[in-house]
A computed fold for a 74-nucleotide RNA from Sulfurimonas sp., annotated as transfer RNA. The coordinates come from a structure-prediction model, not an experiment, and the mean pLDDT is 82. It matches the Rfam family "tRNA". It is annotated as a transfer RNA. From the family's description: Transfer RNA (tRNA) molecules are approximately 80 nucleotides in length.
């Protein structure tokens, strides 16, 4: 220098022809249970989907630019 893939909640990850309010587990907070703690059960908080522009009636999902990460080729 060229190419491919990836970036969604504090962490690890889903999201199947673009279509109502974007989800799970763990963490955290509250409650229950217990003499108490852990485990377990119930509830809750938490994300403008890496930044931006565009296409569309409608974008996490499509296109482009930029930033970051991983791998391959030279």
């Nucleotide at each position: 220098g060229g190419g491919u893939u990836c970036u969604u909640a504090g962490c690890u990850c889903a999201g199947u022809u673009g279509g109502u309010u974007a989800g799970a587990g763990c963490u955290c907070c509250c409650c229950g249970c217990u003499c108490a703690u852990a485990a377990c059960g119930g509830g809750g908080c938490g994300g403008c989907c890496g930044a931006g522009u565009g296409u569309u009636c409608a974008a996490g999902u499509c296109a482009c630019u930029c930033a970051g990460a991983a791998c391959c080729c030279a």